[in-house]
Context: one part of a larger RNA
RNA sequence: CCUUUGUUAAGGAACUAGGCAAAAUAACCUCGUAACUUCGGGAGAAGAGGUGCCGAGUGAAAACUCGGCCGCAGUGACCAGGCCCAAGCGACUGUUUACCAAAAACACAAGUCUCUGCUAAGUCGAAAGACGAAGUAUAGGGGCUGACACCUGCCCGGUGCUGGAAGGUUAAGGGGAAGAGUUAGCGAAAGCGAAGCUUCGAACUUAAGCCCCAGUAAACGGCGGCCGUAACUAUAACGGUCCUAAGGUAGCGAAAUUCCUUGUCGGGUAAGUUCCGACCCGCACGAAAGGUGUAACGACUUGGGCACUGUCUCAACAAAGGAUCCG
Numbered sequence: 001c002c003u004u005u006g007u008u009a010a011g012g013a014a015c016u017a018g019g020c021a022a023a024a025u026a027a028c029c030u031c032g033u034a035a036c037u038u039c040g041g042g043a044g045a046a047g048a049g050g051u052g053c054c055g056a057g058u059g060a061a062a063a064c065u066c067g068g069c070c071g072c073a074g075u076g077a078c079c080a081g082g083c084c085c086a087a088g089c090g091a092c093u094g095u096u097u098a099c100c101a102a103a104a105a106c107a108c109a110a111g112u113c114u115c116u117g118c119u120a121a122g123u124c125g126a127a128a129g130a131c132g133a134a135g136u137a138u139a140g141g142g143g144c145u146g147a148c149a150c151c152u153g154c155c156c157g158g159u160g161c162u163g164g165a166a167g168g169u170u171a172a173g174g175g176g177a178a179g180a181g182u183u184a185g186c187g188a189a190a191g192c193g194a195a196g197c198u199u200c201g202a203a204c205u206u207a208a209g210c211c212c213c214a215g216u217a218a219a220c221g222g223c224g225g226c227c228g229u230a231a232c233u234a235u236a237a238c239g240g241u242c243c244u245a246a247g248g249u250a251g252c253g254a255a256a257u258u259c260c261u262u263g264u265c266g267g268g269u270a271a272g273u274u275c276c277g278a279c280c281c282g283c284a285c286g287a288a289a290g291g292u293g294u295a296a297c298g299a300c301u302u303g304g305g306c307a308c309u310g311u312c313u314c315a316a317c318a319a320a321g322g323a324u325c326c327g
Base pairs, nucleotide, nucleotide: 001322002321003320004319005318006317007316008315010313011312014311019308027051028050029049030048031047036041038147052069053068054067055066056065057064058063070074082306083305084304085303086302087301088300089298090297094106095105110145111144112143113142114141115140116139122131123130124129148293149292150291151290153223154222155221158220159219160216161215162214163213164212167211168210169209173205174204179199180198181197182196185192186191224242225241226240227239228238251285252282263279264278265277266276267275
């Protein structure tokens, strides 16, 4: 000097990104216990007192009451919750990156859409076959949301899906016109040329699909701009105009979303880029890629407080084990 451990005056988070680490709390009995709440909880809330030994009384006992005794200390050592307030996210118990992430991610009960009538849909497999299921729409598959409460607005123009069949387009197949090659024959020649065979193959016929017509957003998705206007100013309930399929409703909002931004105001502090409550000018919230709340829960995240402390002011001493040096 290092590691581990113990103690520490006064102060008590001034440390630090952050109370990280440590300290503190702790058992049992009694009293007492708030907001909020889904009436179950919250709750061991918080907070306060007691605990040894001897004797007497009561009692079935546990124990209680009274009197006394000792110590700094009586759950005498060990083992054994720190707590409160507020906010975000996720309802919850659960699951996860075996070996850097345990979470706000996944799952979940529940909601909703959609497919599937049974030789089901779907999945695996060249197939046989199997799962689904020895099930049968209160069942099974897929997608999205994610307890519960209040709700879930407008747009079907595009893409998708579903339905429709009048018309347009459209494959193979069917069909076989016209043409071409060949040659019996005709012709002086040029050439013409039946039948057959070969080749080529028009019209016509013909499905789904696409075009087309509707429906559908808890399908993929989308949800405006400019100008003017009120008796101070400011603002604009109001008007005009352009565009659109329709122009963002309720609720929330500097937010896990706000660039400008440490926005502005209020609270908390002596002092607060964080935090809480508001405002709304939402760069770029918004309604099942759900919106807003929410008791309970959380080794989650954020802010504040009480208690407590060597985290710190500021370090000291001690023990054990090492490193190193000397012998």
The part of an RNA shown here (large-subunit ribosomal RNA, domain IV) has 327 nucleotides and comes from Schnuerera sp. xch1. Rfam family: Bacterial large subunit ribosomal RNA. Rfam links the family to the GO terms structural constituent of ribosome and ribosome. NCBI's taxonomy places the organism under Bacteria, Bacillota, Tissierellia, Tissierellales, Schnuerera.